This is a predicted structure of an 86-nucleotide RNA (c-di-GMP-I riboswitch aptamer) from uncultured Longimicrobium sp. The RNAcentral record of the sequence draws on MGnify. The coordinates come from a structure-prediction model, not an experiment, and the mean pLDDT is 89. Its Rfam family is "c-di-GMP-I riboswitch aptamer". About the family: GEMM was predicted in a large-scale screen for bacterial structured RNA regulatory elements. Genes associated with GEMM are involved in a diverse array of functions, including chemotaxis regulation, signal transduction, secretion and chitin. NCBI's taxonomy places the organism under Bacteria, Gemmatimonadota, Longimicrobiia, Longimicrobiales, Longimicrobium.
[in-house]
RNA sequence: GACAAGGGCAAACCCGCCGAAAGACGGGGACGCAAAGUUUCGAGGCUAAAGCGGGUCCCCCCCGCCACGCCAGUCGAGCCGCCGAA
Numbered sequence: 001g002a003c004a005a006g007g008g009c010a011a012a013c014c015c016g017c018c019g020a021a022a023g024a025c026g027g028g029g030a031c032g033c034a035a036a037g038u039u040u041c042g043a044g045g046c047u048a049a050a051g052c053g054g055g056u057c058c059c060c061c062c063c064g065c066c067a068c069g070c071c072a073g074u075c076g077a078g079c080c081g082c083c084g085a086a
Stems, first nucleotide, its partner, number of pairs: 001083001008033002013028004018023001031073001037079003041076003044071003051065005
């Protein structure tokens, strides 16, 4: 970062499977991506099982708080990487 070349990845959705969920993985499928490769280091966001507080005689149940869970296709940052026009 090109109306280049060789390519790469794969959103939503569907199916299967794991998970409490967010979401991950596999298959199909392409919305898009010059890092949509990788790493949770900083920020941000999502879920709330367990835990705590409250409602409740108590329990179920309901509400709130909360990451040790998740998002790399939220942004920044680190590391690695194809091509070589302007």